[in-house]
RNA sequence: GGGGCUGUGGUUUAGUGGUAUAACGUUUCUUUCGCAUAGAAAAGGUCCUUGGUUCGAUUCCUAGCUGCUCCA
Numbered sequence: 001g002g003g004g005c006u007g008u009g010g011u012u013u014a015g016u017g018g019u020a021u022a023a024c025g026u027u028u029c030u031u032u033c034g035c036a037u038a039g040a041a042a043a044g045g046u047c048c049u050u051g052g053u054u055c056g057a058u059u060c061c062u063a064g065c066u067g068c069u070c071c072a
Base pairs, nucleotide, nucleotide: 001071002070003069004068005067007065010024011023012022018055026042027041028040029039030038048064049063051061052060
């Protein structure tokens, strides 16, 4: 320099156009003399940025950026 993949709560991740899912973690409550385990509830996401298509975009398209990877 050229090609490909990737970006979603604190972490990992599901989601092929109609208000984003789960696990772990965090907080509170119950249980215990106390801890752990278990159960219940809650908080936490401007879905990388920008522009476009569309009645409507995490999803489709353009450009940029981040990370990974292949070739040289």

This is a predicted structure of a 72-nucleotide RNA (transfer RNA) from Orbilia oligospora.
The same sequence occurs in records of 6 taxa.
Rfam family: tRNA. From the family's description: Transfer RNA (tRNA) molecules are approximately 80 nucleotides in length. By type it is a transfer RNA.
The sequence is in RNAcentral, with records from ENA and Rfam.
The coordinates come from a structure-prediction model, not an experiment, and the mean pLDDT is 82.